The RNA shown here (small-subunit ribosomal RNA) has 1461 nucleotides and comes from a Patescibacteria group bacterium.
C1' cells in the first nucleotide's frame, strides 16, 4: 500500500455501575408434527428392535477339458473337471480406545488372473462320479455292487538362470484342446514387472484418579516347533525382569479417516448420502478347500428360535433387492432393463448380474417456473372502524382490451449407439408446431417489548396465552373472534438436536482485597524458569530444495453441458501435517572455559515478649487456725435464692495453695505462620548493620511428600485458687429450656500421646526488577560537632499515616501496591441442593480431607446513590412537656354514632383527618326507605308524523284513603281565514333512575401545615444513578439576612402588596329639633424604618433605652409551595362505562308508616351539684345583625303563653332589645327557698293535619346529683373564664347546635431532662408496598426427585475347580486315502467365593416446591443481649451458653498519628 475482516438485545434495582447466570434474534439437519398444497429438474429416504421373517429374484459359467442320458432334429439335462464363488452388494455397526484408523517410514514375505523374458511340455499307470442293478428311509438322503473318461489322480524320466549343501554332491515339473491347415488357446519351471495382500515401527487418536499400582508367557535369553514371513506366535529350560503420575491397570462410551455443519478466525460439534480403511454375517467355537477365507447366499459342532414329520428323523438363516410383522414421532415399489458403464465364465457367439441404468412413491432438501397483464372512481355493493363529518379494504372488484408460461387436446419427435450393419429399459419421454380458453393453481405464521406489523367486540386472575420479561381481578394493541396490517411463500410454523452470539473454560481472549476464587504456614522432591563473557556444537528455532498429503468435496480463477439455476464436466492454483537433503547460529538447549553484581560464607557490632528447660519474686485471690468485733452481709433496674448469733461481712496475725504476671507498655519489638510479656541462669534458632576477605550461579518457584499448626475436644496420670459449658435454684416474662443473680461439674493448669480445624484475615501466595514525595517511629552505621553526649545532615533494614502518576465497578490501593513487568505454584466459572450423599484415606471418638448428582429458581451477589426507618448521634422548633386557669371522664337531659330491633328503622362519613359531620331546620312535603293502591312514550325535555280546530279547562255526580278512573254539563284561544303558532290525543325516535363503580373521572374539600420547605437554567464534579447550588459558620418567626465556598442566577413558597382594629390630618355625607371644633360613616393621606443613643458583633444582627397612640413581622384576617394519604364525595353538580325499563319497572303519582323504634357502648354539648350562691324588688350600661306574606311600639284583655288593635319603619330616622352588674330583701349549709329531670292536669300558637312526632304558658310533681377512677382536652392577653345579644335555615320547631356580636375580665411560662409532633445534618441498614418493612426455624397438609435400607431380582467382566462337543496337532493299534483308541487345548454347560452396574423394597432421615395454617422472633437499626468463624454441651423451634479468634460492629471517651491554625 492492497485485499479480506468480528453488530447485539431482554431480564436482579426505587434508580445506577459492575459481576454473573438465564433467554432471544442467525445458520444447519437422513428429521418428525400441525395447517396448506399447481408444475418441473437434481438430489435424498429404516437414525428405533444387530428384533422375527411368507414369497420371488440377488453367482454362475465353460461341450473349444471329459463321461453319460434323452430327442426325428435343433438342442437340452445330469455328473466329473477348470475358473469364479475371498469380488461386487449390505450393515453403519454389534464388537473394537486397538498398530483399528490416519500419516510418515521399514524389512524377514506371499501373490491366481495380467505384462515381459528364459527353458520345457517325454513315458507309463491306477481309480472314480453321473448312469445301471440291488437295499434302507415318510422325507432329506444313504449304503453295496458291475463298468468307463478326462486339462481328475499317481509313478518314472529329463532338468535350466530352481532349492539345499560340509561345495564333493543331493533333490524337485508338466495336459492337453480346437482347427483341413497355418495357427491359436492352454500346461510346467524359473527370473522380472505391475497391482494387491500379510508383518513391524515413530507420531496423532474420547471421558474418568470417587480406577494407583499392574504383570507368570509376564520381560529377556538359549534350544526346538510353527508360519508365506519376523516375533513368547507356541513349548522346554534359565534369569527376574517389564509397564506406571508424560496416567500404567481398570471402568464407561465409541468404528477410524477424507470430510460435513457452524464460526471473523482459533476452535466447537458431527461421522447420513459419496470415497478409502477396518469389522460383522442368527449366538459362540473350529478347521477344510484354495493364490487368496478361518468364507453373507460353503462345511462341522454348540445354543436359542422357526418350519416339516409317518415321531424314527430332518430343514433353515433378507445386517442382498423388493416386500411383511413388530416396536416406533418416523423413513418408499413384492416395478422395467441388461440399451449404457462395470464384473464372472467363455476362443467366441453369448449366458449370468436386485452391481448398475431407469421409472414409481414422499414438498424430505436445494433450484427454477406459474397462479395473469393493461386500462378502469360513482372511489359501487358488502364488511370493519368512526370524533357520525367521514375513513379503510381499494384499481382491489365489476367492466373493457390483451397474452397463453402452465394446463388440456392434436401433430411431429431426439442425443444417449460404438469403424460399418444390428441392438434403447428410459420413451412416443425431453423438445418443436398448432388449437382451446383467464381458463387448472395461495397459503401459513405473526402484530406488548426484544421484533417488522393496531383497532373493535366478547371475557373478567375466569377461560386462556407465554421463548424471556410478563399479560388476564369490567375500558386487555398480550386471552378468544373480527376487520386491518407485517413477514415469508408452495410453502409456513412448531418440536428435537448442533455451532454461533458466549471474551460464559478466555491459545488467540478472563479472573481471584470486598462480587465465585490465594493453599493456615514453612522446608523441600519431580517439574517449570534462570546472571555476565568467550569457544564449540545443535533433535528447539529460521531459510531453501525435494517428496508426500488418493479421488471427490471446499475456496479462487479460466472455460464448457443441460433454455437459466440447482446439478454435472474440464483445466490451473490453494488446502496450516509428515519425511528427507542443504544452509544459518541471533535467541533457546548441550559441552567446555572464565567472571562477580545474584546467592552463600567469614569477621565485627548492637537489638529483640524468638524457642526449650530449671529456679525464683511480689501484689491480688482463696482456704485453714487464732485474735478483735456484732448483725447483718451479698446481690440487683428492683428483688430473691444464698451466707450469717454453731458469730458471717469487716479488721489483724500466722500458715497452706494454685493460677496469672499491674506499673514499664507504645501507633513498640520478635517469629514462617499459629503465636510470644515478672525476674534470673543454662542451651539454642533468626534476621539487621558495618567491613568487602573467601566460594563462583551454588539461584527462584514448587505438584506429590515431610514438619509445624489458636481455641475447643479425646486418652492416661497429676493438679484445681479464680473463672466456668452442663446442671440446680432465684428473678424477669404471656412463656423464658435465655439475657440478670446465687451456686457449680467437666474444662481452663502440668507431663506424655492424639486431633488438624478457625473471620488460621492485610479476607491481598512466594521471589526478583522498576516507578514523585512528605512525615512519624524501632534497630544500626557514617559525616559534622563536642572533652564526651545531645542537636543537625546523609544512609541501610523494619513498622505506621497522608499522598503523585497509574490502577480499580466503585470503595479504595498507592516504593510494605490492588501501579509497570518477569518466573513458578494454588484456586474460580449462576443461586440453592452442599462442603452434603456415596466411595476412598486418616482418626480412639468427635470428626477431618477428597467430593458429586437428581431436582429447583431467574435470579443470587459486589460497590455506590436518593429516600424511608432506628428502643443511633448532634442541633432546633411547636400550649409538645413544664408553670398555671378552666374543663371532659361520674349525674340528668339534648344531640350524633355503633349495636340491637324492625315491613322500613333510606344513604354516606370511621385513628389523628368520622361521630351537634353532609343536615343554615325529618309532623305531610322534604324522602332517597317500608306497606298498600295506581300510571306506562310516562311527573318534566326535544323532534317528526297523523288527528283535533273543540284551546288548556271549569263545575256536578259515582267509586275511592288519595292518586286516579268513569259519566254528565258548561265554556270554547290568536288569526291577514291560506296556513301557522299554541293545546290535547295517538304512533315513533326517546325519556327517567338519590341504581353500581370516588379503585375509570372532573370539580371541590380534609390532612401533614402557615411547617419552611420544593425545584429549575447554565456551569462544575462523577463511568453512572446522582451531587453541587440548597452543605458549612453566625443569625432569623422564616432556604430571613450576612460571611465563606465551583458555583452564578432564577422560579414556586416566606415576607411584602389586600381587608379589619388601634393614632392622626383633610374632604364629603346622612342622622339629629338645631349647631359643629366633636360623635358616626365613607374617600384620600400621614405614621414605625432597628430611624436615634449605649453595649456586643467582621458583617447580618442581638440586648438595653429614649421618644411615641403604637417598637422590633403592633394585634387579627384573607392568602395553604412541590407533594403525601388509590384520604372524602358518582347523594350537591358534571361525567365514562355497566345495569333497570312496551304489560310493567331500580321510572312516576298517591295515602299511611318509618328516618324519632331501645337490655347496651362511645363522641360532642347543655344544666347542675350551690352562699364569689339562690329568690324577690328597684336601678343602669353595648355591639353587630334583621325587618313588607315583615319587624311591630304605646294601649286594652288574660296569672301567663298569647289575643285584640295598630302608631312608626323598605330603616344612622321606627321596631325587635340586653344580661352578668349595682343597691336593697329573704334564705343559713340542708339533697335545702340548691338542682331541675320525670310525670299529671289545664291552656296558647303555627299549620290541611301536632296520635306516632312540635314549641311555648300556668298549676302541681320534685328524680339523679354534695365536684367525679384509670385516663384525657382547651388556652400565653383583651386570651382563658364568665354574661347575655343577633343572624341564617324556618309555617312552626325538638337550636342546649352553628355562625357572628359585644359586656366583665385573670393566672402562669424556671426551663427543654422527659412525652408527642416537626425540621436540618450525620451514621447504620438485608427496608423501597419503604418498620404496620423485611425475615428465620420447628410443627401440620399435599406433591416431587435423590441418597440410606433387613433384603429380593437381573445384567457385565473376570478368578478357581468340574464336565467337555466339533476340530487342528501328537501318540498307539489295525484290515493304514480311511477307521478305532488315548492325549493336549477348548466353545457351551455346571459348582464356589467374590467384584461391578442396574431394578425393586417395609421403614427411618434429610432436601426442594406449594396466594392467604400453627408456635415463637433468631437476623437486618446498637434489631432491643453487637454480629459472625471454629469448637463443645444443652434446648419444641428459630437458638442459648462456655472457650478462643475476626470486624465484615453502632455510639461515646482517652491516647496517638495526619492536616490546618
Nucleotide at each position: 500500500u492492497u485485499a479480506c475482516u468480528g453488530a447485539g438485545a431482554g431480564u436482579u434495582u426505587g434508580a445506577u455501575c459492575c459481576u454473573a447466570g438465564c433467554u432471544c434474534a442467525g445458520g444447519g439437519u437422513g428429521a418428525a408434527u400441525g395447517c396448506u398444497g399447481g408444475c418441473g429438474g437434481c438430489g435424498u429416504g429404516g437414525a428405533u428392535a444387530g428384533g422375527g421373517c411368507a414369497u420371488g429374484c440377488a453367482a454362475g459359467u465353460c461341450g473349444a477339458a471329459u463321461g453319460g442320458g434323452u430327442u426325428u432334429a435343433g438342442a437340452c439335462c445330469c455328473a466329473u473337471g477348470g475358473c469364479a464363488g475371498a469380488c461386487g452388494a449390505g450393515g453403519u455397526c454389534a464388537g473394537u480406545a486397538a498398530c483399528a484408523c490416519g500419516u510418515a517410514g521399514g524389512a524377514a514375505c506371499a501373490u491366481a488372473c495380467c505384462c515381459c523374458g528364459a527353458a520345457g511340455u517325454c513315458u507309463g499307470g491306477c481309480a472314480u462320479a453321473u448312469u445301471c442293478c440291488a437295499u434302507c428311509g415318510a422325507a432329506a438322503g444313504a449304503u453295496g455292487g458291475c463298468g468307463c473318461a478326462a486339462u481328475u489322480c499317481c509313478a518314472g524320466a529329463u532338468g535350466g538362470u530352481c532349492u539345499c549343501u560340509a561345495a564333493g554332491g543331493a533333490g524337485u515339473a508338466a495336459a492337453g484342446a480346437a482347427g483341413c491347415a497355418a495357427u491359436u488357446c492352454g500346461c510346467u519351471u524359473c527370473g522380472g514387472g505391475a497391482g494387491u495382500g500379510g508383518c513391524c515401527u515413530g507420531c496423532g487418536c474420547a471421558g474418568u484418579a470417587u480406577c494407583a499400582g499392574c504383570u507368570a508367557g509376564u520381560u529377556g535369553g538359549u534350544a526346538g516347533g510353527g508360519u508365506a514371513a519376523c516375533g513368547g506366535c507356541c513349548u522346554a529350560c534359565c534369569a527376574a525382569g517389564g509397564c506406571u503420575a508424560u496416567g500404567a491397570c481398570g471402568c464407561u462410551u465409541a468404528g477410524g479417516g477424507g470430510a460435513g455443519c457452524u464460526g471473523a478466525g482459533a476452535g466447537g460439534c458431527u461421522g447420513a448420502c459419496c470415497c478409502c480403511c477396518a469389522c460383522c454375517g442368527a449366538u459362540g467355537g473350529a478347521a477344510c478347500u484354495g493364490a487368496g477365507a478361518c468364507a453373507c447366499g460353503g462345511u462341522c459342532c454348540u445354543u436359542a428360535c422357526u418350519c416339516c414329520u409317518a415321531c424314527g428323523g430332518g430343514a433353515g438363516g433378507c445386517u442382498g433387492c423388493a416386500g411383511u410383522c413388530g416396536a416406533g414421532a418416523a423413513u418408499a415399489u413384492u416395478u422395467c432393463g441388461c440399451a449404457a458403464u462395470g464384473g464372472a465364465c467363455g476362443a467366441a457367439a453369448g449366458u449370468c448380474u436386485g452391481a448398475c441404468g431407469g421409472a414409481g412413491c414422499g414438498a424430505c432438501g436445494c433450484c427454477g417456473c406459474g397462479u395473469g397483464a393493461u386500462g378502469g372512481a360513482u372511489g359501487a355493493a358488502g364488511u370493519c372502524c368512526u370524533u357520525c363529518g367521514g375513513g379503510a379494504c381499494g384499481u382491489a372488484a365489476a367492466c373493457a382490451u390483451c397474452u397463453u408460461u402452465u394446463a388440456u387436446g392434436a401433430g411431429g419427435g431426439a442425443u444417449g449407439a460404438c469403424a460399418u450393419u444390428u441392438c434403447g429399459a428410459c420413451a412416443g419421454u425431453a423438445c418443436c408446431u398448432c388449437a382451446u380458453g383467464a381458463a387448472u393453481a395461495a397459503g401459513g405464521g405473526g402484530c406488548u417489548c426484544c421484533u417488522a406489523a393496531c383497532u373493535c367486540u366478547g371475557u373478567g386472575c375466569c377461560a386462556g396465552c407465554a421463548g424471556g420479561a410478563g399479560c388476564g381481578g369490567u375500558a386487555a394493541u398480550a386471552c378468544a373472534g373480527a376487520g386491518g396490517c407485517c413477514c415469508c411463500a408452495a410453502g409456513c410454523a412448531u418440536u428435537a438436536c448442533c455451532c454461533g452470539g458466549a471474551a460464559u473454560u478466555a491459545c488467540u481472549g478472563g479472573g481471584c482485597g470486598u462480587a465465585a476464587a490465594g493453599g493456615g504456614u514453612g522446608c523441600g522432591u519431580a517439574g517449570g524458569u534462570g546472571g555476565c563473557g568467550c569457544c564449540a556444537u545443535u533433535a528447539g528455532u529460521c531459510c531453501u530444495c525435494u517428496u508426500u498429503u488418493a479421488a471427490a468435496u471446499c475456496u479462487u480463477c479460466a472455460g464448457g453441458g443441460c433454455u437459466c439455476a440447482a446439478c454435472c464436466c474440464u483445466g490451473a492454483a490453494g488446502c496450516u501435517c509428515g519425511a528427507g537433503g542443504g544452509g544459518a547460529a541471533a535467541c533457546g538447549g548441550u559441552g567446555g572455559u572464565g567472571c562477580u553484581c545474584g546467592a552463600g560464607g567469614a569477621u565485627g557490632u548492637a537489638c529483640g515478649a524468638g524457642g526449650u528447660a530449671c529456679g525464683u519474686a511480689g501484689a491480688a485471690c482463696u482456704c485453714u487456725a487464732g485474735g478483735u468485733g456484732u448483725a447483718g452481709g451479698g446481690g440487683u433496674g428492683a428483688a430473691a435464692u444464698c451466707c450469717g448469733u454453731u458469730g458471717a461481712u469487716a479488721u489483724c496475725u500466722a500458715g497452706g495453695g494454685g493460677a496469672a504476671u499491674a506499673c514499664c507498655g507504645a501507633a513498640u519489638g520478635c517469629g514462617a505462620a499459629g503465636g510470644c510479656a515478672g525476674c534470673g541462669u543454662a542451651c539454642u534458632g533468626g534476621g539487621a548493620c558495618a567491613u568487602u576477605c573467601c566460594u563462583g550461579a551454588c539461584a527462584c518457584u514448587g505438584a506429590g511428600g515431610c514438619a509445624c499448626g489458636a481455641a475447643a475436644g479425646c486418652g492416661u496420670g497429676g493438679g484445681u485458687a479464680g473463672c466456668g459449658a452442663a446442671a440446680a435454684g432465684g428473678a424477669u416474662u404471656a412463656g423464658a429450656u435465655a439475657c440478670c443473680c446465687u451456686u457449680g461439674u467437666a474444662g481452663u493448669c502440668c507431663a506424655c500421646g492424639c486431633c488438624c480445624u478457625a473471620a488460621a484475615c492485610c479476607a491481598u501466595g512466594u521471589u526478583c526488577u522498576c516507578u514523585a514525595g512528605c512525615u512519624a517511629u524501632g534497630a544500626g552505621g557514617a559525616g559534622u560537632a563536642u572533652c564526651g553526649a545531645c542537636c543537625c545532615u546523609c544512609u541501610u533494614c523494619g513498622u505506621g499515616g497522608c499522598g503523585u502518576a497509574g490502577c480499580u465497578a466503585a470503595c479504595g490501593c498507592g516504593u510494605u501496591a490492588a501501579g509497570a513487568g518477569a518466573a513458578c505454584c494454588g484456586c474460580c466459572u449462576g443461586g440453592g441442593u452442599a462442603g452434603u450423599a456415596c466411595g476412598g484415606u486418616c482418626g480412639c471418638a468427635a470428626g477431618a480431607c477428597u467430593a458429586a448428582a437428581a431436582c429447583u429458581c431467574a435470579a443470587a451477589g459486589g460497590a455506590a446513590u436518593a429516600g424511608a426507618c432506628g428502643g443511633g448521634a448532634a442541633u432546633u422548633c411547636g400550649c409538645a412537656c413544664a408553670a398555671g386557669c378552666g374543663g371532659u371522664g361520674g349525674a340528668u337531659c339534648a344531640u350524633g354514632u355503633g349495636g340491637c330491633u324492625u315491613a322500613a328503622u333510606u344513604c354516606g362519613u370511621c385513628g389523628g383527618u368520622a361521630a351537634g359531620c353532609g343536615a343554615a331546620g325529618a309532623a305531610c312535603c322534604u324522602u332517597a326507605c317500608c306497606a298498600a293502591g295506581g300510571u306506562u312514550a310516562g311527573a318534566a325535555a326535544u323532534c317528526u308524523a297523523u288527528c283535533u280546530g273543540c284551546a288548556c279547562g271549569g263545575c256536578u255526580c259515582u267509586c275511592g284513603a288519595a292518586a286516579g278512573a268513569g259519566a254528565g254539563u258548561c265554556a270554547g284561544c290568536c288569526u291577514u281565514c291560506g296556513a301557522g303558532g299554541g293545546u290535547g290525543a295517538u304512533a315513533g325516535a326517546c325519556a327517567g333512575g338519590u341504581g353500581a363503580u370516588g379503585c375509570a373521572u372532573g370539580g371541590u374539600c380534609g390532612u401533614c401545615g402557615u411547617c419552611a420547605g420544593u425545584u429549575c437554567g447554565u456551569g462544575g464534579c462523577u463511568u453512572g444513578a446522582g451531587c453541587u447550588g440548597u452543605u458549612c459558620c453566625c443569625u432569623u418567626a422564616a432556604g430571613u439576612g450576612g460571611g465563606g465556598a465551583a458555583a452564578c442566577g432564577a422560579a414556586c413558597g416566606c415576607a411584602a402588596c389586600c381587608c379589619c382594629c388601634g393614632u392622626u390630618g383633610u374632604c364629603u355625607g346622612u342622622u339629629u329639633a338645631a349647631u359643629u371644633u366633636g360623635u358616626c360613616a365613607g374617600g384620600c393621606g400621614a405614621g414605625a424604618c432597628u430611624g436615634c443613643u449605649u453595649c456586643c458583633u467582621u458583617a447580618c444582627g442581638g440586648a438595653a433605652g429614649a421618644g411615641g397612640a403604637a417598637g422590633g413581622u403592633g394585634g387579627g384576617g384573607a392568602u395553604g409551595a412541590c407533594g403525601c394519604c388509590a384520604g372524602a364525595u358518582c347523594a350537591g353538580c358534571a361525567u365514562g362505562u355497566c345495569c333497570c325499563u312496551c304489560u310493567g319497572a331500580u321510572a312516576c303519582c298517591u295515602u299511611g308508616g318509618g328516618c324519632u323504634g331501645c337490655a347496651c357502648a362511645c363522641g360532642u354539648g347543655a344544666u347542675a351539684c350551690a352562699a364569689u350562691g339562690g329568690u324577690c324588688g328597684c336601678g343602669a350600661c353595648a355591639a353587630a345583625a334583621g325587618g313588607a306574606u315583615g319587624c311591630a311600639a304605646g294601649g286594652c284583655g288574660g296569672u301567663a303563653a298569647c289575643g285584640c288593635g295598630g302608631a312608626g319603619c323598605a330603616a344612622a330616622u321606627c321596631c325587635c332589645a340586653a344580661a352578668a352588674c349595682g343597691c336593697g330583701u329573704c334564705c343559713c349549709c340542708a339533697g335545702u327557698a340548691c338542682g331541675g329531670a320525670u310525670u299529671g292536669a289545664g291552656g296558647u300558637c303555627u299549620g290541611c293535619a301536632a296520635c306516632c312526632c312540635g314549641a311555648c304558658c300556668u298549676c302541681a310533681u320534685g328524680a339523679a346529683g354534695c365536684u367525679g377512677g384509670a385516663a384525657u382536652c382547651g388556652c400565653u392577653a383583651g386570651u382563658a373564664a364568665u354574661c347575655g345579644u343577633a343572624g341564617g335555615u324556618c309555617a312552626g320547631c325538638c337550636a342546649u347546635a352553628c355562625u357572628a356580636c359585644g359586656g366583665u375580665g385573670a393566672a402562669u411560662a424556671c426551663g427543654u431532662u422527659c412525652u408527642c409532633g416537626a425540621a436540618u445534618u450525620u451514621u447504620g441498614u438485608a427496608c423501597u408496598c419503604a418498620c404496620c418493612g423485611c425475615c428465620c426455624a420447628u410443627c401440620a397438609a399435599c406433591u416431587c426427585a435423590a441418597g440410606g435400607g433387613a433384603g429380593c431380582c437381573g445384567g457385565g467382566a473376570g478368578u478357581g475347580c468340574c464336565c467337555a462337543a466339533a476340530g487342528u496337532c501328537c501318540c498307539c493299534g489295525a484290515u493304514u486315502u480311511u477307521c478305532g483308541g488315548a492325549g493336549c487345548c477348548u466353545a457351551c454347560g455346571g459348582c464356589a467365593a467374590g467384584u461391578u452396574c442396574g431394578g425393586u423394597g417395609a421403614c427411618a432421615g434429610g432436601g426442594a416446591g406449594u396466594a392467604a395454617g400453627u408456635u415463637g422472633u433468631a437476623a437486618c437499626a446498637a434489631g432491643g443481649c453487637a454480629c459472625g468463624g471454629c469448637u463443645a454441651g444443652c434446648g419444641g423451634a428459630a437458638g442459648c451458653u462456655g472457650g478462643u479468634c475476626g470486624u465484615g460492629g453502632a455510639a461515646c471517651a482517652a491516647u496517638u498519628c495526619c492536616a490546618u491554625g
Annotation: The sequence was found in a public genome assembly. Its mean pLDDT, the model's own confidence on a scale to 100, is 82. It matches the Rfam family "Bacterial small subunit ribosomal RNA". Its family is annotated with structural constituent of ribosome and ribosome in the Gene Ontology. Lineage of the source: Bacteria > Bacteria candidate phyla.